This is a predicted structure of a 74-nucleotide RNA (transfer RNA) from a Nanobdellota archaeon. Its mean pLDDT, the model's own confidence on a scale to 100, is 84.

């Protein structure tokens, strides 16, 4: 400089393709049970769609754009 891929809870992931109920599970946390105690089990609570715009009644998905990561090519 050109092209392309990815981006959701503390971590790793689903739903996207073909918009629609409160974004859903794991694991981790908090709290409570259980226990001499912890551990593992049990039960509860919080916690996420990369930043901004549009299009729509309605957007994690469609569209622009801009970040950040990794790929190609030159």
């Nucleotide at each position: 400089g050109g092209g392309g891929a990815u981006g959701u809870a503390g971590u790793a992931u689903a739903a996207c393709c073909u918009g629609g109920c409160u974004a859903g599970a794991a694991u981790g946390g908090u709290c409570g049970g259980c226990u001499c105690c912890a551990g593992a089990c049990c039960g509860u609570c919080a916690g996420a769609u990369g930043g901004g715009g549009g299009u729509u009644c309605a957007a994690a998905u469609c569209c622009c754009u801009c970040c950040a990561u990794c790929c190609c090519c030159a």